Overview: This is a predicted structure of a 1432-nucleotide RNA (small-subunit ribosomal RNA) from an uncultured bacterium. Rfam family: Bacterial small subunit ribosomal RNA. Rfam links the family to the GO terms ribosome and structural constituent of ribosome. RNAcentral holds the sequence, with entries from ENA, Greengenes and SILVA. Its mean pLDDT, the model's own confidence on a scale to 100, is 83.
RNA sequence: CUCAGGACAAACGCUGGCGGCGUGCCUAAUACAUGCAAGCCGAACGAGGUAGCAAUACUUAGUGGCGCACGGGUGAGGAAUACGUAGAUAAUCUGCCUUUUACUGGGGGAUAACUAGUCGAAAGACUAGCUAAUACCGCAUAAGACCACAAAGCCUGCGGGCUUAGGGGUUAAAGGAGUAAUUCGGUAAAAGAUGAGUCUGCGUCCGAUUAGCUAGUUGGUGAGGUAAUGGCUCACCAAGGCGAUGAUCGGUAGCUGGUCUGAGGGGAUGAUCAGCCACACUGGAACUGAGACACGGUCCAGACUCCUACGGGAGGCAGCAGUAGGGAAUAUUGGACAAUGGGGGAAACCCUGAUCCAGCAACGCCGCGUGAGUGAUGAAGGCCUUCGGGUCGUAAAGCUCUGUCGCAGGGGAAGAAAAAAAUGACGGUACCCUGUAAGAAAGGACCGGCCAACUUCGUGCCAGCAGCCGCGGUAAUACGGGGGGUCCAAGCGUUGUCCGGAAUCACUGGGCGUAAAGAGUAUGUAGGUGGCUUUUCAAGUCACUUGUGAAAGCCCAGGGCCUAACCCUGGAAGUGCAAGUGAUACUGUUAAGCUUGAGUGUUAGAGAGGAUACUAGAAUUCCUGGUGUAGUGGUGAAAUACGUAGAUAUCAGGAGGAAUACCAGUGGCGAAGGCGGGUAUCUGGCUAAACACUGACACUGAGAUACGAAAGCGUGGGUAGCAAACAGGAUUAGAUACCCUGGUAGUCCACGCCGUAAACGAUGAUUACUUGUUGUUGGUGGUAUUGACCCCAUCAGUGACGAAGCUAACGCAUUAAGUAAUCCGCCUGGGGAGUACGGUCGCAAGAUUAAAACUCAAAGAAAUUGACGGGGGCCCGCACAAGCGGUGGAUCAUGUGGUUCAAUUCGAUGCAACGCGCAAAACCUUACCUAGAUUUGAAAUGUAGUGGAAGAUUCCAGGAAACUGGGUCGCCUUCGGGCCGCUACACAGGCGCUGCAUGGCUGUCGUCAGCUCGCGUCGUGAGAUGUUGGGUUAAGUCCCGCAACGAGCGCAACCCUUGUCUUUAGUUGCCAGCAUUCAGUUGGGCACUCUAAAGAGACUGCCGACGUUAAGUCGGAGGAAGGUGGGGAUGACGUCAAGUCCUCAUGGCCUUUAUAUCUAGGGCUACACACGUGAUACAAUGGCUUCUACAAAGGGUGGCAAAACAGCGAUGUCAAGCUAAUCCCAAAAAGGAAGUCUAAGUUCGGAUUGGAGUCUGCAACUCGACUCCAUGAAGCUGGAAUCGCUAGUAAUCGUGGAUCAGCACGCCACGGUGAAUACGUUCCCGGGCCUUGUACACACCGCCCGUCACACCAUGAAAGCCGUUUUUACCAGAAGUCGAUGAGCUAACCGCAAGGAGGCAGUCGCCCAAGGUAGAAGUGGUGAUUGGGGUG
Repeated sequence: CUCAGGACAAACGCUGGCGGCGUGCCUAAUACAUGCAAGCCGAACGAGGUAGCAAUACUUAGUGGCGCACGGGUGAGGAAUACGUAGAUAAUCUGCCUUUUACUGGGGGAUAACUAGUCGAAAGACUAGCUAAUACCGCAUAAGACCACAAAGCCUGCGGGCUUAGGGGUUAAAGGAGUAAUUCGGUAAAAGAUGAGUCUGCGUCCGAUUAGCUAGUUGGUGAGGUAAUGGCUCACCAAGGCGAUGAUCGGUAGCUGGUCUGAGGGGAUGAUCAGCCACACUGGAACUGAGACACGGUCCAGACUCCUACGGGAGGCAGCAGUAGGGAAUAUUGGACAAUGGGGGAAACCCUGAUCCAGCAACGCCGCGUGAGUGAUGAAGGCCUUCGGGUCGUAAAGCUCUGUCGCAGGGGAAGAAAAAAAUGACGGUACCCUGUAAGAAAGGACCGGCCAACUUCGUGCCAGCAGCCGCGGUAAUACGGGGGGUCCAAGCGUUGUCCGGAAUCACUGGGCGUAAAGAGUAUGUAGGUGGCUUUUCAAGUCACUUGUGAAAGCCCAGGGCCUAACCCUGGAAGUGCAAGUGAUACUGUUAAGCUUGAGUGUUAGAGAGGAUACUAGAAUUCCUGGUGUAGUGGUGAAAUACGUAGAUAUCAGGAGGAAUACCAGUGGCGAAGGCGGGUAUCUGGCUAAACACUGACACUGAGAUACGAAAGCGUGGGUAGCAAACAGGAUUAGAUACCCUGGUAGUCCACGCCGUAAACGAUGAUUACUUGUUGUUGGUGGUAUUGACCCCAUCAGUGACGAAGCUAACGCAUUAAGUAAUCCGCCUGGGGAGUACGGUCGCAAGAUUAAAACUCAAAGAAAUUGACGGGGGCCCGCACAAGCGGUGGAUCAUGUGGUUCAAUUCGAUGCAACGCGCAAAACCUUACCUAGAUUUGAAAUGUAGUGGAAGAUUCCAGGAAACUGGGUCGCCUUCGGGCCGCUACACAGGCGCUGCAUGGCUGUCGUCAGCUCGCGUCGUGAGAUGUUGGGUUAAGUCCCGCAACGAGCGCAACCCUUGUCUUUAGUUGCCAGCAUUCAGUUGGGCACUCUAAAGAGACUGCCGACGUUAAGUCGGAGGAAGGUGGGGAUGACGUCAAGUCCUCAUGGCCUUUAUAUCUAGGGCUACACACGUGAUACAAUGGCUUCUACAAAGGGUGGCAAAACAGCGAUGUCAAGCUAAUCCCAAAAAGGAAGUCUAAGUUCGGAUUGGAGUCUGCAACUCGACUCCAUGAAGCUGGAAUCGCUAGUAAUCGUGGAUCAGCACGCCACGGUGAAUACGUUCCCGGGCCUUGUACACACCGCCCGUCACACCAUGAAAGCCGUUUUUACCAGAAGUCGAUGAGCUAACCGCAAGGAGGCAGUCGCCCAAGGUAGAAGUGGUGAUUGGGGUG
């Protein structure tokens, strides 16, 4: 990081039968057409109208009354004038309603409607006149209320409140209906109920990269204002108030009951329902009223829309429907007041988009159905198949049933309401009965693992999938289709969001040595925590009681709808808050004490602890002088440099700076950084011992303060040595490095900054507890001693090893990383990044604090096994070294690459391809090319049909041949058939592809000594042990030791050959003696050689030395042979996707008149070139000529061939012998003897070329080998580099064989002659064991860093530009309250009148919304260019 669970006001995809109950604009508090959503009262009033008039009835524009502050909507704002909870109001109000008490007398003046007139488009307005009231206004009365005065009692939160008397002042009213009774009202007061206001405690999101905020601010006095307290407002006085327990500022958000989730604690959320708040186009304001600063009221300002006659007006769906827009997305312009409730009314009644219902939507929850039984030829068909079968599958069909649902018909509710009647939108609905017919009703996702469920085809890193890991590059259980299966089901999946899992923020319940994480260190403020005893209080704590914790919801019980969902009733719970009473162990508080924590004093002690001053010697360098001469210096080697102007060296003298050898020590001191010659002065801390004193004074420590290596910075000094930068010389491909020669800052001192380090024990401080061993430093005590050591004990430090315990492991372990406690700091995947921006600090460098976008599925720790290392140790090998001979140079042969070609068939490619497959390419081989032919085929099996025996051909034509066409000869049978041709079909065929699908075989590491297993033990585990260690060996060979004990495959041995001997056996072999011959030729013999069978022999067996009494090693004896005698065969587990589909076998794919088959010719043999492997040489250790010795091992009848003859020769002719210890090939060669050549491109060398031949073969042109004559090239010992070999080996010499008609410089085998050298393991290469490091595991040919180039993405800076929010100052000032004024106007009251009181308009003032100007701050967008970052 991801998944499995649950949930949703959801949306989308596919699909869709029914019913019940719920739910339904989460986005644009965007704009709204149309209709409706708040009216009622004629029993308050006049007037008008209708019923012809009166009476009466009905109706209602207006006055009046009540209502419109409820109900309904929405969540913009608001982080507190909100909400929740508990309180206060002794600081308050309350219409309608209930109860109680008292009262309701008598007058007055107006006004709307109406009439007349005027203005206006309209909305509407104005003037004059008439009129009523339960409208308005005086007067009377005053129980009560209120106001001031004043007395007593009671209560109290001490501020005050309540009650009761006293006299004084002020203050009421309305009537209507009815014949009446009566009833509905009205006024005052008290009380209740309900509702509201205000105040208080506590709780209530994020950010400190927001740290300081505040002038009505905080308090007081007085006044005003309000229903009421209050800076609520004003005047004056004081200077306060809030804040790290987070004020102020910024961001976000309606709050709650609840809802979802979770084991819980919690986390997330605040749709529907319910309580509270806020809002009603945006902003401001008041009026009326009991109540509003009022959603469907008023005024003003603004934006927008509409009307207009341009003068002016009208409007506010966040009520119910509905429209546009936005959006992934959310319904009908429905019915009814029947029920429940609300308003008005005396009532009838009216109104009510509240509400009750219906409509739409699988949006959710719940219920039901899509049939049941039977049915095996396991049908057809599909799919798979090892072709046998399996599976879909009792599934279907068929047969027998049922009727939920559907349809039709019939019946038909409750919901209606406590005397009766009437009253139902839903609705002819639910429900019941009858009929009908299996009829109309199943899909979605998934099937690699997580995660239940597997096969086939297609595709071929394509198309695609994917929640994570990942799948797909020709055999995909992962893509797409089919079949089958799994899980859910009228739904199923996907997407989104929340909780869970995640103990992954850890209160419950985590960590910090190395994984992220202990601040560099200390002092210390706030805070947190705190020793022993007694006492006080009762804050925390505990117990009980009371109130509250709305209803709904959750839980439990019961009940109602057929059940369930849903609903009803009751209970419980609500862990909370408040009040009261009690307890006092613990914490806290109060008071008093104690001494063990802490501290002080006394006496001693150790120390590179710190600061300042003085001082010493050695050394480096420099200067002066002497001696002295050519080098010195430096390095891996050199050079730059210094030096004949006298260096280095050496002696003497002098100058100056810095650092202090030895002592010196995991020794000492300090908080850390750090501290090292000596002396003096000043000074901090530590330790021990014994006593005395204080009496918890302690621990930790956010901020803060101080110290803080090196480097760096500033000012001024100083500068011997060293030495960044810089210069030169080297090294190197380069070398801005490492090395060298110089050399400036700096290093040093004084003063001041910086404040960081792998500032590390990568380990915060303090306290207590928990087995030990051993070293060391400083004390003290004891024992002993003449004394010092030594020894014992203890305290304080400092090391090593280790028990328990802890730890992921490594490891830690009384100096803990153990067991506990207190306090602080820090961490939460990697990268981006300790970076950007902002702040603070700094002279600067920079430090500190510290993100995000984006990106990855990991990053990381410890340990394990391997592999690797220009790590270490041990060991081996022709690995090096020591030698001998080669290759690389020449010519030729051969293979390869390359090139060419119609084709040059294919494969092999570092070692481990390249004289390899090929132990034989002229044809064939042959797979390639060209050309010509065939198509069931050249060869195989089978079926059907048809014809014929089969077959042979020295025949003809065409042709290059294959073959085609024709001709000729020949005619099976036991009638079952065998054989052949033709046609059709199955099929054959393929050296076509894939060695990365395979088997088998092979190479290689490597004949290296290794590779494993069982049981046991150790480890959480991977794994380890054994197999390591000490020796030894060629060897994991053996011995010893050991938590291992055993075993297997390898090693060795057993096998073959060779070396010695014995026995047996002597032909074709052999010949000592005898006879014989040219000759072991023959007789004879089998002793010897030899042959070939069986044995013996060698085992460290014997002796000595060394070694651990071992294994073994060394030496010796004997022996043919001595320590594996020499050689061979024999190749562990595995590695290299090593090689081979072209030996063979084989999956899959491809091809089928061709990629198959046949034939002729050509090609594989080409040729500017490059490489590998060889042959022959370059000569005198030689060439040539003549003569002359000595092998082994093979082969031979389609063969080897003697002898003889011919030819210069290859060879031919003829031909004996031999199926082989008999005959032949066959001559061995180097060697030996003699001669010649004489240093030269030769008497070396033989290429090349010309001519002439021989042999094989159908056939030597392309393209064979050999012979002869002639020709006579390069080459005079080979650059860099490189190969083989350790004894019968190298070197050198010849011989044979396989293949084969012919063809060998290759390959395989055989013998002859026959050396040199190995000190040794430093180095090169390869290997083995142990160990170490590792960021590698495709394993160093690994991994991986940075720049640059290109593409994309997000982001910082940036001259600026454009928004938005907040704020400061000033201007401005609508409506409106309040205040002032009021010369204008004025019914009620006073007054005889004049006039007055009171009121109104108007005007002014304060406050103030919008607006404006200037500035500031925050935030967002954009920006040429630029910086780094990420991905590819």